[in-house]
This is a predicted structure of a 1398-nucleotide RNA (small-subunit ribosomal RNA) from an uncultured prokaryote. Rfam family: Bacterial small subunit ribosomal RNA. Rfam links the family to the GO terms structural constituent of ribosome and ribosome. The RNAcentral record of the sequence draws on ENA. Model confidence (mean pLDDT): 83 of 100.
RNA sequence: AACGAACGCUGGCGGCAGGCUUAACACAUGCAAGUCGAACGCAUCGCAAGAUGAGUGGCAGACGGGUGAGUAACACGUGGGAAUCUACCUAGUUCUACGGGAUAGCCCGGGGAAACCCGGAUUAAUACCGUAUACGCUCUACGGAGGAAAGAUUUAUCGCCAAAAGAUCGGCCCGCGCUAGAUUAGCUAGUUGGUGAGGUAAUGGCUCACCAAGGCUACGAUCUAUAGCAGGUUUGAGAGGAUGAUCUGCCACACUGGGACUGAGAUACGGCCCAGACUCCUACGGGAGGCAGCAGUGGGGAAUAUUGGACAAUGGACGAAAGUCUGAUCCAGCCAUGCCGCGUGAGUGAAGAAGGCCUUAGGGUUGUAAAACUCUUUUAACAGGGAAGAUAAUGACGGUACCUGUAGAAUAAGCACCGGCUAACUCCGUGCCAGCAGCCGCGGUAAUACGGAGGGUGCUAGCGUUAUUCGGAAUCACUGGGCGUAAAGGGUGCGUAGGCGGUCUUAUAAGCUAAGGGUGAAAUCCCAGGGCUCAACCCUGGAACUGCUCUUAGAACUGUAAGACUAGAGAUGGUCAGAGGCAAGUAGAAUUCCUGGUGUAGAGGUGAAAUUCGUAGAUAUCAGGAGGAAUACCGGAGGCGAAGGCGGCUUGCUGGGGCCAAUCUGACGCUGAUGCACGAAAGCGUGGGGAGCAAACGGGAUUAGAUACCCCGGUAGUCCACGCCGUAAACGAUGAGUACCAGCUGUAUAAUAUAAAGUUAUGUGGCGCAGUUAACACGUUGAGUACUCCGCCUGGGAAGUACGGUCGCAAGACUAAAACUCAAAGGAAUUGACGGGGGCCCGCACAAGCGGUGGAGCAUGUGGUUUAAUUCGACGCAACGCGCAGAACCUUACCUGGGUUUGACAUCCUUGGCCCGCUUUAGAGAUAAAGUUUUCCCUUCGGGGACCAAGUGACAGGAGGUGCUGCAUGGCUGUCGUCAGCUCGUGUCGUGAGAUGUUGGGUUAAGUCCCGCAACGAGCGCAACCCUCAUCCUGUGUUACCAGCGGAUUAUGCCGGGGACUCUCAGGAAACUGCCCGUGACAAGCGGGAGGAAGGCGGGGAUGACGUCAAGUCAGCACGGCCCUUACGUCCUGGGCCACACACGUGCUACAAUGGUGGUGACAGUGAGCAGCCACGUCGCGAGACGGAGCUAAUCUCUAAAAGCCAUCUCAGUUCGGAUAGUACUCUGCAACUCGAGUGCUUGAAGUUGGAAUCGCUAGUAAUCGUAGGUCAGCAUACUACGGUGAAUACGUUCCCGGGUCUUGUACACACCGCCCGUCACACCAUGGGAGUUGGUUUUACCUGAAGUCGUUACUCUAAUCUGGAGGGCGCCCACGGUAAGAUCAGCGACUGGGGUG
Repeated sequence: AACGAACGCUGGCGGCAGGCUUAACACAUGCAAGUCGAACGCAUCGCAAGAUGAGUGGCAGACGGGUGAGUAACACGUGGGAAUCUACCUAGUUCUACGGGAUAGCCCGGGGAAACCCGGAUUAAUACCGUAUACGCUCUACGGAGGAAAGAUUUAUCGCCAAAAGAUCGGCCCGCGCUAGAUUAGCUAGUUGGUGAGGUAAUGGCUCACCAAGGCUACGAUCUAUAGCAGGUUUGAGAGGAUGAUCUGCCACACUGGGACUGAGAUACGGCCCAGACUCCUACGGGAGGCAGCAGUGGGGAAUAUUGGACAAUGGACGAAAGUCUGAUCCAGCCAUGCCGCGUGAGUGAAGAAGGCCUUAGGGUUGUAAAACUCUUUUAACAGGGAAGAUAAUGACGGUACCUGUAGAAUAAGCACCGGCUAACUCCGUGCCAGCAGCCGCGGUAAUACGGAGGGUGCUAGCGUUAUUCGGAAUCACUGGGCGUAAAGGGUGCGUAGGCGGUCUUAUAAGCUAAGGGUGAAAUCCCAGGGCUCAACCCUGGAACUGCUCUUAGAACUGUAAGACUAGAGAUGGUCAGAGGCAAGUAGAAUUCCUGGUGUAGAGGUGAAAUUCGUAGAUAUCAGGAGGAAUACCGGAGGCGAAGGCGGCUUGCUGGGGCCAAUCUGACGCUGAUGCACGAAAGCGUGGGGAGCAAACGGGAUUAGAUACCCCGGUAGUCCACGCCGUAAACGAUGAGUACCAGCUGUAUAAUAUAAAGUUAUGUGGCGCAGUUAACACGUUGAGUACUCCGCCUGGGAAGUACGGUCGCAAGACUAAAACUCAAAGGAAUUGACGGGGGCCCGCACAAGCGGUGGAGCAUGUGGUUUAAUUCGACGCAACGCGCAGAACCUUACCUGGGUUUGACAUCCUUGGCCCGCUUUAGAGAUAAAGUUUUCCCUUCGGGGACCAAGUGACAGGAGGUGCUGCAUGGCUGUCGUCAGCUCGUGUCGUGAGAUGUUGGGUUAAGUCCCGCAACGAGCGCAACCCUCAUCCUGUGUUACCAGCGGAUUAUGCCGGGGACUCUCAGGAAACUGCCCGUGACAAGCGGGAGGAAGGCGGGGAUGACGUCAAGUCAGCACGGCCCUUACGUCCUGGGCCACACACGUGCUACAAUGGUGGUGACAGUGAGCAGCCACGUCGCGAGACGGAGCUAAUCUCUAAAAGCCAUCUCAGUUCGGAUAGUACUCUGCAACUCGAGUGCUUGAAGUUGGAAUCGCUAGUAAUCGUAGGUCAGCAUACUACGGUGAAUACGUUCCCGGGUCUUGUACACACCGCCCGUCACACCAUGGGAGUUGGUUUUACCUGAAGUCGUUACUCUAAUCUGGAGGGCGCCCACGGUAAGAUCAGCGACUGGGGUG
C1' cells in the first nucleotide's frame, strides 16, 4: 500500500459498486421454457364473429442462468494449418406432379391404491409411405446406376424440396508458453510405425487383421502432491512476487458412475435407460425425486442479503401478427463491506467566569472554549410543484430525482495513541502484584511503558485489532550477493555429455539489426474531451498491449560451410636435476634375546618412591651367535610428486618435469555434471612375521578420589603378501585455466664469450608499491584487474541426526530432512580485567634479626546463650580497649509500673498576675492540694512590652519521634595508597571502537630527569612552597640565666647588678650534586672524596590525583519519601545496658636472678591548675583527715621521675606470681545492694616461656622505664602526648602477599568470587523405532456382467409399399460389485531411543 474480509467500540445523510472464500453438504414451498389454430382433426361455449381445452404436428428446450468438483492436459493463452459440419439468416438458381394405407385424440370395455397400462372400433394433417421427374448432386467396372418435395389462404403472401455460394457457430491438427518433488530413474504391447479394411461430418491405432520392433526419457519420461486457464487484480522505481471475487473469453461439471436416443447441433442442469447411495408416497403388489437457476430452510462457519416489484426498457424463444413466456434483465429491500461527496454550524466574545487538573501556592492549563449577543439553514422535518428514461401507445422504479416555500441551532462525534522506533506529559493508585508488549523492553514504594484522571497528538462516520499478500529484503542477488578467518572450494587427478574457445579469406543468413504487413477481443491501466451540482461513477476518441507470425533488406559480431596460417597445444633433436613409482639384492650402527668368560651386591626407576630384576650371580664388561624393524651424520623455510606422500647403498623396469634449438602437425585447446582411478592413520578378512614400541589389561605411585598425567610390565596392532574400507584440522582452512599489472632480497635447477657481485627461464621462501579487504591481512606463487568452466552457501540449535535409498564382511560411509526451540549464534579488531603466561621494578613482602600474640589469671570489646529488658549501630584486610575523651541516678535511646495530651519546645488571641523562692500534707516520684512571699522596663497615663499561669482555641495547620529506608540523599570518613599514576587541547593514524602523546634507550623515591620519536603543549597528582627538630648570627632580657664585680647567708641567683653563656621569643644565614676524581653517550644521573652542625629527599609532620568498594554513618548534624499523633510523643520510679555452660579479638600482670625485697639518692621533658593545683605543719601503719601560705602561673603548686647504684635472697610453685576470698577502713557523691575507686591485715589460685598458626619493627627505631593530659563529682590495664636508657640484622629478590609498568592468551566485561560441560532426579513439549491395528488412494490377475451401441442368427407379427420395421436367442466391449496378491499415504499403539525447555 492492498482486501469478497472478520472482530471490538461508535454511528447523521446521499451517490456508485460489492455481498457463502467454509459442506460440489442435504433440501420444505413458490417461480426459473415455452410457443404456434395462418399445419391437423376432435371436444366445450357462443346466434354469429370468435374464444377456450387436451392431443397429432412444427420450431425451441444444445441459448440464457449456476458452480469450479475433476483436469498438469492441445485444458488454457498465442500464432499457424487442412481433411470438415453448420438449423434459423443473406443473395441468387431449380423444382413443388400423381397416389396410398395407418395412427393419437374422442368413444366402448378391462387392469391398478397410485403412477399409469392393455384391448376393440373410428378419424385428419405441413405426421408416414410409394411412383414419376433430376439443372445441378452421389457412386461407377465410365457402359451406367441411385436419390426430392407440403401445403395454408384467397389476395397478397408465408411455406416445402434440391444443389451450390456467403455469413455465423462448431469439430480436428501443429509450433511455442504454462506448479512443486530425483528421499519418484527408468516408462510403454494398441505400445511406435507400415499395409489393408471398418468407422466418423472430417484427419488419425479412432477400431480391427497382418507385418516390423519400435516410441518417450537427465533439455527430467514415469510416479506423487497441488491447481480450472486467461484478459486482468494487487504490490513494486523496474525486473519481479503474490493472486484468478465482481466484469469479459474459453474449458469442465449438473446427486455418484455408465450408456445411448432424438436432433443442424447434446452424449443434453429443470430429457430418456441402467446401476448405486439418500429422501418421500404406498392398499406392500409397486411408484416418485435431484436448487453448483432466483428467493428461501437446515447444517457447517469468524463470516456473506428479500420465500420483493415488473416485463416499462435491453435482449431471448415461438408466432404472419396481435401477443404469450422470460428469477436473463431492469428496479426496489437489507448490510459503514468498500470507494467518493456533504454535514454535525458561522461571526463577535476576557470578569481570561464556574467546575476539573496541576502547582514552587505566586499561579498555570482546559480556553474564545463555554455563557452572552448577532447571523445562516447545507442535511434532516413539513408543504407545494414535478421530470428525462418512450418514436403514436405502453413507466415496475415513483409522486422518485430535481425545483420552490415554512419554522428553528434546531436532528447529527467518535475511535486509537502519547518510553524509543513515532506526532503527542503530568498527577494519583499499584508495588516483579495486577498487568502491558509489533521489536527493544516496562512493573521489586517517587512507573511520561500497568489502571484511572486532566491535558495533548493522529484520523474522522469512522477508528483500532486480527488474518492474508507485496514492499522495505541486494535476506535466492537476471537487473543485483557471496565462499582464507563470518555459512560456503569437492581429499586429488583422468575424462564423457555439456558450456566456452587463437589469426586471415570467401560463402550463408539461424541468432542479430532496420522497415513494412497480419494479429495481439471488449472491458481494465494511461492521455484528451464530455455527462451526472463536484467526486467516485459513466460515455466518446486516442495511445498502449513491451508478444507471436510473415515479407523485404543488411552482413560488423556469434553460429554454420569451405579454404589458408602459426603466436595456443602437441610432437622432434640436444641436455639436466631429483627421498617420483615398482621389484630384487645388499651394508653398517643401535635395541633385545641366547651361549660362554671376567666380576660382586646391588641394579633399575622417580619430584620422592615403590612395583620390577638380582647370591639359582643381575647391573657393568669382553667374545660369539640369532632375529626383526628403522636408516644417525650429509639434511637445508633443500628436492620430487596431482594429492595422499617419498630419505642407507646397488642393479633392473618405469612416470612426470625444466632449459636450449625452432625440424614437424596445424586449434588438435580450457573446464568438466554423471562416471572411472588414486587416496594418511586407524579398522576388517586370510596367511606369514614379531626386535623395539605400544591401545586394551595387570601392578606400583600420586590423589579427597585418580577408571589419568609418572613408573614397572604387557596383548592386539605397528612389519610382509593379497583383498576390503574411502574417511582426516585430506589445510595454503585459498577449485582449475588464460592474459595483464612497481620493485627489493635469499635459495634450487638449467642456459649464456658461464669473467662478473651480470642476464634469462622455471621452481621455492622473505619483505613490499598500486590495488583489494569488515578488519586481520593478501600483494606476479593475489585474497589485484578481466574472461571461461565446475563445486558449494543462505540465522543458531535440533543435525550431518531420523526415515528412505545406494555401497560395505562389519565398523560404518554417501545422499539427507522435519516437528519443536532461541533472539541470537558468529568473524575481526579495541579498551580493561584476569592467568598455578613472560620481562623489568618496588614495599618490614619474603629472607636476616629483636620482641610479642596463640597456653595462665585478670581487664576490655564481640559472638552466642539467657532475660521483662540485657537499647542501637559496626562484620575479611578496611567490625571486635570500635561510635563510648570514661552506663551507680542522670546519660539512656531498652524493660516494669505510674502519670499526661496543642503537649517538654515555637507563634498568635483572651484573662489573671509576677515569676522565682519557701513551708506543710498525700505519694515511690512525677504530680496534686493548701499556705506564704511578692515584680521589672517604657508611657502620650489609655496602655504596651518582658516573664509566668490558666483558658478556650487557630478546627485547619502545626509541635514532637534515637520510628523505617545509608539501596532516595547532602556532608564527613575508611580503603586501595603517599601507590605513581589519571587526563585534556590541537595535530596525525584508523571506516570505527580507539591509538599516538603516556610507548622505546637510560635514570629516579617519583609520568623524577635526559635522549630519541607524528607529535607539540597543558592540567590534576610527584617534588617544592607550610610547620617542627638539628648549627650559627642579629635583636630582646622577666618570672628564665649567672662568667666577671660587690654584698648577705650554715647553705641556696638570695640581693645589687650584668646581657657574656644556657634558654625564651622574633628575624636571618646555611645544602645547591655547588667543588674534585671516576663512570656514563659530551646527557640525565650514579660511585668515591674534600669541606661542613647537617650531603645527595638531612629526620619527622601536615598535605591523599582520576576513581573503586550501591564500603560506613538517617543514632552527631542536615534532608526526600513513608509511618505514629490520649502515642512509636512526653514526665517519673525502680531495673537493665555490668547476666554467663561457651567461642574469638585487643590488652595488662606474670611465670622470675638481665630478677624479687630492703636501702640509697642523681639526672628529664611535655603538660595542667580558682567549684582548681595545693607548699608547709599536725594526726593516722595507710588510703586520707584537720589546719593553712602561695599561685589566674618561665614567679606558686601538681613534681616523687623510673629504670640506675649498694645490700640480701640462691632456683623452690619460692622472699616468684598475684587472682580469689575474709575482715576493718578511706574518698567522691541525694545515693556505692545490684554496680565505683582506694587503704591496712589475713588468704595466696592458675602459671615453670606456651601446638598448629600468626603480629610489629631498619635507628635515637625495636625493646625497656617512668611522666603528663583529655574525658571526669568519683572511676583508666584504654586513648593521646612526653622524655630517660638504648640494641641486633638486611647475603639477596628464588619463593609467599600487595603494588607499578611493558608484552602475550582469553569463549571473562556483574570482569576468575568470571564463564561454563555432561550424567542423574522432577515437570512439560514435539519427534524416531515399535508387536500390531484402522482407514484412504492406487496397480495387477481373475470372477460376475445391468443398460446400451455394434455384430450375428432362428422364428413370429405387421395396413400401404418394400433391399422396411419391431420383438426373441447368441456374441464382443463394458459400469457397479466380488476374490487374491502387492505398492503407497495417513491415524492410533503397551514399551522404548535420543532431542528441546524449565